[in-house]
RNA sequence: GCGAUAGUAGCUCAGUUGCUUAGAGCACCGUCCUUCCAAGUCGGGGGUCGCGAGUUGGAAUCUCGCCUAUCGCU
Numbered sequence: 001g002c003g004a005u006a007g008u009a010g011c012u013c014a015g016u017u018g019c020u021u022a023g024a025g026c027a028c029c030g031u032c033c034u035u036c037c038a039a040g041u042c043g044g045g046g047g048u049c050g051c052g053a054g055u056u057g058g059a060a061u062c063u064c065g066c067c068u069a070u071c072g073c074u
Stems, first nucleotide, its partner, number of pairs: 001073007010026004019057001028044003032040001050066005
């Protein structure tokens, strides 16, 4: 330098056939339970989906550029 894959909540990931308009588990906060802790119960907060632009009535999802990580090639 070239190519492939990945980037979504604090962490691990799902969702990519564009249209019920962003979810799960763990973690975190509160409630109940307990003498207390843990476990368990119930509830809650937290992300405009790596960044920017384009296409479209509508984009996490399609297109382009850029950034980061991993792997491969030269």
Overview: Transfer RNA from a Chlamydiia bacterium, 74 nucleotides, folded computationally.